The part of an RNA shown here (large-subunit ribosomal RNA, domain I) has 513 nucleotides and comes from Parvimonas sp. It matches the Rfam family "Bacterial large subunit ribosomal RNA". NCBI's taxonomy places the organism under Bacteria, Bacillati, Bacillota, Tissierellales, Parvimonas.
Context: one part of a larger RNA
């Protein structure tokens, strides 16, 4: 030095566990903000670094309910207090709510600096305190230029807006490239990603100048299944790709403008102040039924004998519990706030009949340049639009895929409209042939530590025991650590703590060199 065996050390795999995640389901909710949000800074405790809570009234104040014995958060210990005159705790409502932040009196290198007006405190100045003082838009009023009338402007008052979010859903605007075409330019990717604006709990669309048919017929929109990868489009390449129609979900229709005459003054329906039932949400109440014995540290396990069940879901308890605890089934409950909307008034509107009237102009169309339509200029209708032109007026006009005739359908150039549809930051209840600490979220909590000038990037890290009973006391040692003693079922569970593999290291013994 090697091999083998045994015993240790180190190390953390593995097993078991779960406080945390992941994906869904069913309900709810779908906004917050100048009455100052979201998010922060700084404070706040007897002691207080962090988290949590709260705001100079500061782990809290008040009222009303619930609840019923301990309590002063995580979080021990000490001190001092609170509590059956009902505390702590839970719910509802209210008060307070520093400074920054849209931040809004002005400024500013966020959490700071510094004004004016009015009022209060003071005899008064200073000072302190309270309230107000941003901008834009709209409305009203006043004032008012060049410039006569006027207007612009200015001033005041009132109302509204501003910012945030869930990397979701919606609409509008803007709008790529990689890529595919086996290269590439039309084309594709794709009106996708990205960016901007706006709104809502949904949004958008929507009551025919429709669809269709050609001897008819249907009757707002939306979503979905089929029609159908069809008809078509297409360097007719790659690819793109309908609609009618049928089935299903849901169903709902209306109002202005212009016009406006008369009579009836009216059905259904609609609008409508103020109320508001049932039911529900936000604390809760009560809730059946087991004993003995054996093993064991411990009984929920074994054995013996019972009981309840509208409750044998589940979790916990020293091991495996229907009958120990919390619960579960069925049942009950609100002073306060909210949801809900049965039901109810005056009034307004309002069917219909007869006659009459009206019916959206720089619009439709045309020319030209683009865009959207499944449709790439094509025979290219239809829709939108830049530029230039430019009608008719119901005896009219638009459409039926060039265009014309006939025929049929409809009435543009004003507007509103629930449901069926999309999504899930959030709340509650639940589910899983989902994970189980290199997994599952990045995070068993952390956007922390740390890195970066910055935008930004971004970890690791769980387990003593049933209970701290966390090892009094003695000994060695400066200590660390260890040996006894003691606790415990176990200390080969001793806090570097469940199990504790391998690599690696050491010791002992044997054999070989």
């Nucleotide at each position: 030095g090697g091999c083998a065996u045994a015993g240790g050390g180190u190390g953390a795999a593995u097993g078991c566990c779960u406080u945390g995640g992941c994906a869904c389901u069913g309900a709810g909710a779908g906004c917050c903000g100048a009455a100052g949000a979201a998010g922060g800074a700084c404070g706040u405790g007897a002691u207080a670094a962090g988290c949590u809570g709260c705001g100079a009234a500061a782990a809290g104040u008040c009222a009303c309910g619930g609840g019923g014995a301990g309590g002063a958060g995580c979080a021990a210990a000490u001190a001092u207090c609170c509590u059956a005159a009902g505390a702590u705790c839970c719910g509802u409502g209210a008060a307070u709510a520093u400074c920054c932040g849209a931040a809004u009196g002005g400024g500013g290198a966020a959490a700071c600096c510094u004004a004016c007006u009015u009022g209060a405190g003071c005899a008064a100045a200073c000072c302190u305190c309270a309230a107000g003082u941003a901008u834009c838009u709209u409305a009203u009023a006043g004032u008012g230029a060049a410039u006569a009338a006027a207007u612009a402007g200015c001033u005041a008052u009132a109302a509204g807006a501003g910012g945030g979010g869930a990397g979701a859903g919606c609409a509008g605007g803007u709008g790529a490239a990689c890529u595919g075409a086996a290269a590439c330019a039309u084309c594709u990717a794709a009106g996708u990603a990205g960016c901007c604006u706006g709104a809502c709990g949904a949004a958008a669309a929507g009551a025919a100048a429709g669809a269709a048919a050609a001897g008819a017929u249907c009757g707002a929109u939306u979503u979905u299944c089929a029609a159908a990868g069809u008809a078509g489009c297409g360097g007719c390449g790659a690819g793109c790709g309908a609609a009618a129609u049928g089935g299903a979900a849901a169903g709902a229709g209306c109002c202005c403008a212009a016009g406006u005459u008369a009579a009836g003054u009216u059905a259904a329906g609609g609008a409508g102040a103020a109320a508001g039932a049932a039911g529900g949400a936000u604390a809760g109440u009560a809730g059946a039924a087991u004993a003995g014995u054996c093993u064991g540290g411990g009984a929920a396990g074994g054995c013996u004998a019972a009981c309840c069940g509208a409750a044998g879901a589940a979790a916990g308890u020293g091991a495996a519990a229907g009958u120990c605890u919390u619960g579960u089934a069925a049942a009950c409950g609100a002073a306060a706030u909210c949801c809900g909307g049965a039901u109810u008034a005056a009034u307004c509107u309002g069917a219909c009949u007869u006659a009459g009237a009206a019916g959206g102009a720089g619009u439709a169309g045309c020319a030209u340049g683009g865009g959207a339509c499944a449709c790439g200029a094509g025979a290219a209708a239809u829709c939108c639009u830049g530029u230039g032109u430019g009608a008719a007026u119901a005896a009219a006009g638009g459409g039926g895929g060039a265009c014309c005739a006939c025929c049929c359908c409809c009435u543009a150039a004003g507007g509103c409209u629930a449901a069926a549809u999309a999504c899930u930051a959030c709340u509650c209840a639940g589910u899983g042939a989902c994970c189980g600490a290199u997994a599952g979220a990045g995070a068993a909590u952390a956007g922390u530590a740390c890195c970066g000038u910055g935008a930004g990037g971004g970890a690791a890290a769980g387990g003593u025991g049933a209970a701290a009973a966390g090892a009094a006391c003695c000994c060695c040692g400066g200590g660390a650590g260890g040996g006894g003693a003691g606790u415990g079922a176990a200390a080969a569970a001793g806090a570097a703590c469940c199990u504790g593999a391998a690599a690696c290291c050491c010791u002992a013994u044997g054999c070989c060199u």